[in-house]
Context: one part of a larger RNA
RNA sequence: UGACGGGGGCCCGCACAAGCAGUGGAGCAUGUGGUUUAAUUCGACGCAACCCGAAGAACCUUACCAGGUCUUGACAUUUAUGGAACGAGGUAGAGAUACCUUGGUGCCGCUUCGGUGGAACCAUAAAACAGGUGGUGCAUGGUUGUCGUCAGCUCGUGUCGUGAGAUGUUGGGUUAAGUCCCGCAACGAGCGCAACCCUUGAUAAUAGUUGCCAGCAAGUAAGGUUGGGCACUCUAUUGUGACUGCCGUAGAUAAUACGGAGGAAGGUGGGGAUGACGUCAAAUCAUCAUGCCCUAUAUGACCUGGGCUACACACGUGCUACAAUGGGGUGGAACAACGGGAAGCAAGCCAGCGAUGGUAAGCGGACCCCUAAAAACACCUCUCAGUUCAGAUUGCAGGCUGCAACCCGCCUGCAUGAAGUCGGAAUUGCUAGUAAUCGCGGAUCAGCAUGCCGCGGUGAAUACGUUCCCGGGCCUUGUACA
Numbered sequence: 001u002g003a004c005g006g007g008g009g010c011c012c013g014c015a016c017a018a019g020c021a022g023u024g025g026a027g028c029a030u031g032u033g034g035u036u037u038a039a040u041u042c043g044a045c046g047c048a049a050c051c052c053g054a055a056g057a058a059c060c061u062u063a064c065c066a067g068g069u070c071u072u073g074a075c076a077u078u079u080a081u082g083g084a085a086c087g088a089g090g091u092a093g094a095g096a097u098a099c100c101u102u103g104g105u106g107c108c109g110c111u112u113c114g115g116u117g118g119a120a121c122c123a124u125a126a127a128a129c130a131g132g133u134g135g136u137g138c139a140u141g142g143u144u145g146u147c148g149u150c151a152g153c154u155c156g157u158g159u160c161g162u163g164a165g166a167u168g169u170u171g172g173g174u175u176a177a178g179u180c181c182c183g184c185a186a187c188g189a190g191c192g193c194a195a196c197c198c199u200u201g202a203u204a205a206u207a208g209u210u211g212c213c214a215g216c217a218a219g220u221a222a223g224g225u226u227g228g229g230c231a232c233u234c235u236a237u238u239g240u241g242a243c244u245g246c247c248g249u250a251g252a253u254a255a256u257a258c259g260g261a262g263g264a265a266g267g268u269g270g271g272g273a274u275g276a277c278g279u280c281a282a283a284u285c286a287u288c289a290u291g292c293c294c295u296a297u298a299u300g301a302c303c304u305g306g307g308c309u310a311c312a313c314a315c316g317u318g319c320u321a322c323a324a325u326g327g328g329g330u331g332g333a334a335c336a337a338c339g340g341g342a343a344g345c346a347a348g349c350c351a352g353c354g355a356u357g358g359u360a361a362g363c364g365g366a367c368c369c370c371u372a373a374a375a376a377c378a379c380c381u382c383u384c385a386g387u388u389c390a391g392a393u394u395g396c397a398g399g400c401u402g403c404a405a406c407c408c409g410c411c412u413g414c415a416u417g418a419a420g421u422c423g424g425a426a427u428u429g430c431u432a433g434u435a436a437u438c439g440c441g442g443a444u445c446a447g448c449a450u451g452c453c454g455c456g457g458u459g460a461a462u463a464c465g466u467u468c469c470c471g472g473g474c475c476u477u478g479u480a481c482a
Stems, first nucleotide, its partner, number of pairs: 001482002003479003007476007015466002019430005026320008034311002042053002064306007073129001077128002079125005086103007107118004131295002134293003140289002142284003145280001147278001152191006158167003171182003197272004202240007211230003216227003243266001246260005322423001326382005332377001339370003344363002348359004389420001394415007436458007
């Protein structure tokens, strides 16, 4: 100087407390361990691994296994020889592949028009070499997680100390903040904080179609449907607006705190992006790059099939329930936002109980389509039961995608109707448009979502407080630790 303490002081954080909803019990989905297996590819392991890499394993993917094959190789550069490239068909085979038949003579130069050289591409041969998702993340780059959006981490000069080092950065206040004020042997500065950026909340100007419709006119079963208009809504560009600016009180005449006015918004308005010096030999050699090591008729490459989907069990994360604040029915009747669409989204009409099929307008989209929002509301029914709760499992019959749904996809109809009556010890999230609850969209994607990323609808309870648990910051103290 640090680190540590079941030392002290001060202060924060859904850390506790106060509340709400859960997990832990059930069934299922999914990941992991374990076991099994020819293989169940590999990585990730307290927080910070376990719906994680994987924004989507039937083949492919695929790295694993079995079998069948290749050896200058599936891919790159160089040399030689031949041939344009490329296409069609047949036979054998699971296919890779092997063999056979056949079409085709292009492009750019030179040319005696016979040919000849070249570029791209293909085949053959030889060697240099290719190849490796083989090892080492404890050899590395790059990237990422975490402490933590915590308020810290440092430097120059000066001063103090023999020196390590100290001071500044400590102290009194204050703040979300090393934020600011005051004081002070310090005076300044840098990386962080804040602000500048995006979004949301108010408003003005500009613009007015594909958006909108107040007034005027026309028209309809109805409808901005038509003329017309750009006022309003909205869209999207530029501005304004919030600064403790104003008033009062407290304070040290400060910083600032509390209350108030005005205001769409008030004290960082809400949300996001943004992650200092560093820590964990943290993660990744399987994104990529790369040193060294290993491999070279195999640890490389191709193919078919299988596996990654196994199942006495254990754990994590979720979904659905156990019901009446509910289930079912009627369609009676509403109201969104974000997005996506051409090998695409598909209205309407027809067929089907339905999944879906047939046909087909419009739309590269503020125009058309996906698009029905759902919960909520109204009425009827069920009356506390393993039920008109719950839907697992299984049987049958179908649909869709795709060469192909046996291993191993999703969906529909009929039938079947399991566990489950609110969950032990323990444990998680959340402080407001939040939790809870309801649906909608998107990426990936032929097909496949209870996961992920977004969107809006309805919309709470509680916070006395900081003694205690956990994590963190500052000062101080002890130490046989570095």
Model confidence (mean pLDDT): 84 of 100. Predicted 3D model of a 482-nucleotide part of an RNA (small-subunit ribosomal RNA, 3' major domain) from an uncultured bacterium. The RNAcentral record of the full RNA draws on Greengenes.